Predicted 3D model of a 92-nucleotide RNA (SAM riboswitch aptamer (S box leader)) from Pseudonocardia oroxyli. The prediction has a mean pLDDT of 88.
RNA sequence: CGUCCAUCCAGAGCGGCCGAGAGACCCGGCUCGUCGACGCCGCAGCAACCCGCACCGCGCGUGCAGGGUGCUACCGCCGGGUGCGAUGGGAG
Numbered sequence: 001c002g003u004c005c006a007u008c009c010a011g012a013g014c015g016g017c018c019g020a021g022a023g024a025c026c027c028g029g030c031u032c033g034u035c036g037a038c039g040c041c042g043c044a045g046c047a048a049c050c051c052g053c054a055c056c057g058c059g060c061g062u063g064c065a066g067g068g069u070g071c072u073a074c075c076g077c078c079g080g081g082u083g084c085g086a087u088g089g090g091a092g
Base pairs, nucleotide, nucleotide: 001092003090004089005088006087007086008085013043014042015041016040017039021032022031023030025081026080027079028078029077044072045071046070049068050067051066052064053063054062055061076084
């Protein structure tokens, strides 16, 4: 980078820096934002996809949370776009 499989109505914040937009893209809405959003950093937390460990009735099972990710406004914010996006894992 493209592809395959699975998931996307649950859950989780404080501080520092930055300074005007942000909610993937487009359109129409609706929210958030100088009472500092978004983004970055630190610590913390949530969760349980993969590895690991334990249990087991051996099942697409149950649990733990050490490691690898990921995530921490709103149903992927809502609707539309023969669709698209994000996260994890596999092989290439």